Description
Small-subunit ribosomal RNA, central domain from an uncultured Bacteroidota bacterium, 350 nucleotides, folded computationally. The full RNA is in RNAcentral, with records from ENA and SILVA. Its Rfam family is "Bacterial small subunit ribosomal RNA". The coordinates come from a structure-prediction model, not an experiment, and the mean pLDDT is 87.

[in-house]
Context: one part of a larger RNA
């Protein structure tokens, strides 16, 4: 290559948009590139099959004899699949009418708490722990009452609730903005699905420049613990953590489950929408759509377990595994300011 796989055994790309490419919905109509029929001509000898012969067999030599994937030319079919081209609407996508939503950006507002100044009042502690000490406090602290700086975060609502492609998003107003649902059936009419490269976006920690710094706290310092304690515990604290530009591009980036469509019992929640019943009206009750949980039958699975939100049946299209260790290393390209990342081997070893 073929093959079998990827929830936990190796193995879904962190996520999206998107170009090549590959696949692709219903009725016609041409066409014959793919396909398919028989025809022709080639497919050399030798060698290889078959059935003879000939060296005493045998290898060996030899005669005949059918066959050949495939190429190429003309001819003929036209279901499919490809080109054209004509028509539909059910994918798709747009209007129109609603409502939901911590979805993104700036902008500017508030109210509890922590800490810090400064004033009253008060007086010996006060903090911390397992039990201490370091530390703070009579230059007056800890409590407390008042009035101010600052900074960061958003209790209660809060819900296996929501919204978002993922990372992620929670106080409250304004303003720019993006998607999804639902219902309708006016429009387009196959415009569609996935997608090597690429491109964008991607939590912390780190980087770089200029700002900010309450409270938390790597490094660091004392103070306990302990045989030591370079820990855990304690007082303390810088870097950081926040803000604006810019860079890193990593994670147990996780549903350890790539994306899309169809199809396959039901049972209960919940969130957003609609319709029908009932009603003066709200609810109560049936049913439809879309999200999210849970429980379970057929299937399925090595079990565990998935189970209409499949890990059930199917196609389509990308990624990715192919014993362990050496190794996500080394060298070499490609990216970074750097840290390092990304592609990624061998030898040897079991």
């Nucleotide at each position: 290559c073929u093959g079998g796989g990827c929830g936990u055994a190796a193995a879904g790309g962190g996520u999206g948009c998107g170009u090549a490419g590959g696949c692709g919905g219903c009725c016609g109509a041409u066409u014959a590139a793919g396909u398919c029929a028989g025809a022709u001509g080639u497919g050399a000898a030798a060698u290889a099959c078959c059935a003879g012969g000939g060296c005493u067999c045998a290898a060996c030599c030899u005669u005949g004899g059918g066959g050949g994937u495939g190429c190429a030319u003309a001819u003929g079919a036209a279901a499919c699949u490809g080109a054209u081209u004509g028509g539909c609407u059910u994918g798709a996508g747009u209007g129109c009418a609603g409502g939901a939503g911590a979805g993104g950006a700036a902008a500017g507002u508030g109210g509890a708490a922590u800490u810090c100044c400064u004033a009253g009042u008060g007086u010996a502690g006060c903090g911390g722990u397992g039990a201490a000490a370091u530390g703070c406090g009579u230059a007056g602290a800890g409590a407390u009452u008042a009035g101010g700086a600052g900074g960061a975060a958003c209790a209660c609502c809060a819900g296996u609730g929501g919204c978002g492609a993922a990372g992620g998003c929670g106080a409250c107003u304004u303003u720019c903005u993006g998607g999804a649902c639902u219902g309708u059936a006016a429009c387009u009419g196959a415009c569609g699905c996935u997608g090597a490269g690429g491109c964008a976006c991607g939590a912390a920690a780190g980087c770089g420049u200029g700002g900010g710094g309450a409270g938390c706290a790597a490094a660091c310092a004392g103070g306990a613990u302990u045989a030591g304690a370079u820990a855990c515990c304690c007082u303390g604290g810088u870097a950081g953590u926040c803000c604006a530009c810019g860079c890193c591009g990593u994670a147990a980036a996780c549903g350890a489950u790539g994306g899309a469509u169809a199809c396959u019992a039901g049972g209960u929640g919940u969130a957003g929408g609609g319709g029908g019943u009932a009603u003066c009206g709200a609810c109560c009750c049936c049913c439809c759509c879309u999200g999210u949980g849970c429980c379970g039958g057929a299937g399925u699975u090595a079990a565990c377990g998935c189970a209409a939100u499949a890990a059930g049946u199917a196609u389509c299209c990308c990624g990715c595994c192919u014993g362990g260790g050496g190794a996500g290393u080394a060298c070499g390209g490609c990216c970074g300011c750097a840290a390092g990342g990304u592609u990624g081997a061998a030898a040897c070893u079991c």